[in-house]
RNA sequence: CUUGCCGGACGGGCAGUCGCUCCCGGAAACGGGGGAGGAAAGUCCGGUCUCCGCAGGGCAGCGUGCCGGCUAACGGCCGGGGGUCCGGAAACGGAUCACGGAAAGUGCCACAGAAAAGAUACCGCCCCUUCGGGGGUAAGGGUGAAAAGGUGCGGUAAGAGCGCACCGCAGGCGGAGUAAUCCGGCUGGCAGGGUAAACCCCACGUGGAGCAAGACCAAAUAGGAGAGGAGGGGCGGCCCGCUCCGUUCGACUCUCGGGUAGGUCGCUAGAGCCGUCCAGUAAUGGGCGGCCCAGAUGAAUGACUGCCGCCCGAAAGGGCACAGAAACCGGCUUACAGUCCGGCAGGCCUC
RNA sequence: GUGGGUAUAGCUCAGCUUGGUAGAGCGUCGGAUUGUGGUUCCGAAUGUCGUGGGUUCGAAUCCCACUACCCACCCCA
Numbered sequence: 001c002u003u004g005c006c007g008g009a010c011g012g013g014c015a016g017u018c019g020c021u022c023c024c025g026g027a028a029a030c031g032g033g034g035g036a037g038g039a040a041a042g043u044c045c046g047g048u049c050u051c052c053g054c055a056g057g058g059c060a061g062c063g064u065g066c067c068g069g070c071u072a073a074c075g076g077c078c079g080g081g082g083g084u085c086c087g088g089a090a091a092c093g094g095a096u097c098a099c100g101g102a103a104a105g106u107g108c109c110a111c112a113g114a115a116a117a118g119a120u121a122c123c124g125c126c127c128c129u130u131c132g133g134g135g136g137u138a139a140g141g142g143u144g145a146a147a148a149g150g151u152g153c154g155g156u157a158a159g160a161g162c163g164c165a166c167c168g169c170a171g172g173c174g175g176a177g178u179a180a181u182c183c184g185g186c187u188g189g190c191a192g193g194g195u196a197a198a199c200c201c202c203a204c205g206u207g208g209a210g211c212a213a214g215a216c217c218a219a220a221u222a223g224g225a226g227a228g229g230a231g232g233g234g235c236g237g238c239c240c241g242c243u244c245c246g247u248u249c250g251a252c253u254c255u256c257g258g259g260u261a262g263g264u265c266g267c268u269a270g271a272g273c274c275g276u277c278c279a280g281u282a283a284u285g286g287g288c289g290g291c292c293c294a295g296a297u298g299a300a301u302g303a304c305u306g307c308c309g310c311c312c313g314a315a316a317g318g319g320c321a322c323a324g325a326a327a328c329c330g331g332c333u334u335a336c337a338g339u340c341c342g343g344c345a346g347g348c349c350u351c
Numbered sequence: 352g353u354g355g356g357u358a359u360a361g362c363u364c365a366g367c368u369u370g371g372u373a374g375a376g377c378g379u380c381g382g383a384u385u386g387u388g389g390u391u392c393c394g395a396a397u398g399u400c401g402u403g404g405g406u407u408c409g410a411a412u413c414c415c416a417c418u419a420c421c422c423a424c425c426c427c428a
Stems, first nucleotide, its partner, number of pairs: 001347010012308007020035006037322001041333002044331005049210004056240004061206005066080005081099001082097006100201002105199002107195003122141002124137005149167006168190001169188003173184004214265004224256005231245004257427003272291008309320004352424007361377004371408001379395005401417005
């Protein structure tokens, strides 16, 4: 200098004219001010808020899952631990992980293979043999995704944790740590595969619905029809409890039919933004000072002009990534041209 | 906006619960029957299971993300 990856920030700028929408002032004319995002998206989680009389009990269901911390809460974030992979002789560094339990029980493991789970012997090896076979073995071969610890030495008829050393494993002990876990030494020749994003077990959490929630005002129609119906609605998978409605005056469910598709509130000052200091490794929390920053509803946030920046094009000219609020907030995920900053790795050139 | 569902052969759908060779009907193609066509009979072809990733030895099926499409919502009540 360049290429790639990771992390973070920005994501066209300034000025003018004319519009749109909301707020404030004004009697009005008019004046002043605010006006898309990092994802406003997907709607995957969590919460605020609202209603279901209270938000009740049990079972079921669903969700989460190493440890500690943060938080209003979370499946999020931060820190730590462990596994796997890569580089390295090692120390170590980097990447990544839906990371409780398979020693509670059940299920499944096609094909191949002797055998797929408290098992077995196809080839082989060794011994015996009346040559039909019998016995021993699990080193080696073969099957498979997976086959009863690994390496070495001894040992044996051949073999084998059969014996020993190291590694692995299990149990209990000591030490460090809040813990996950790690370290050390002791004992035991060694328990029986995988799958829990299969049922399940354990721990924790969880009532349901959602701003088209819900409240009020106004208007219209047919408090209509048919079928079912003794129970049903709130209540959603079941039971209990509570409450309301109903069983000749028919609750409730389904189908048909009819009507309206107007307004106000909810609605935006908030787990808010900026700066600074303090505590903490960090996530985050606290103090002080300053600021007000969309609130529409057949749904505003735009168009044009000038200069500049970048891209395409020979020029004229064209274009500006992904995309656009819909009650709000914290996350996650997905999309994203280009620019800047930091780190890492590779390549080339010069000294 | 909110809630729910679907995607498998050209079309309409099974299969997913309980993971192990992807099926049916219609259609298409070939043959037979017929003078020809239809009907009928016989036979055949077929798919990245919407896309990407993960779990598993193995995924249409289980899990996650994405894409496309469909349905419901007010009043009489």